[in-house]
This record gives sequence, C1' cells and structure tokens, in this order.
RNA sequence: GCCCUCGUAAUAUAGUGGAUAGUAUACGGGGCUUCGGACCCUGAAACCCGGGUUCAAAUCCCGGCGAGGGCG
Repeated sequence: GCCCUCGUAAUAUAGUGGAUAGUAUACGGGGCUUCGGACCCUGAAACCCGGGUUCAAAUCCCGGCGAGGGCG
C1' cells in the first nucleotide's frame, strides 16, 4: 500500500429496512433478612463520526476514524 471482518448502555451481546432499540452482568431505589448474600419488584443507562439512498436507516451505499486478521 491492497483486501476481509467488526464498531449498539459501565461490560458482554441480540436486533440484516418499519415494534417504546431487547437480554444478561454490573450500578441506584424498594421488598425479604437480626445484618449481609441469594431471591423478588423497580429505575437510569447505548446505535463510532459525516454524507447519501428511502415515505422510513442501528440495519443498505460512500468517505473518515478506531480494533482485529490476511497479502505484498
């Protein structure tokens, strides 16, 4: 330099064109408990950045940035 894959809450991940963007762990509040843990209820929290296509984009396309891998 070229090619491929990936980027979603604090962390891990699901979502491949239309749902209030889901789940688990962690975190806050409450219940239970003598206290704590476990368990139950509940809350907050995310689509890497810019542009395009579309009635509609986390999703498709282009560029950038970042991570991993391959070739030279």
Transfer RNA from an archaeon, 72 nucleotides, folded computationally.
The prediction has a mean pLDDT of 82.
It matches the Rfam family "tRNA". From the family's description: Transfer RNA (tRNA) molecules are approximately 80 nucleotides in length.
The RNAcentral record of the sequence draws on ENA.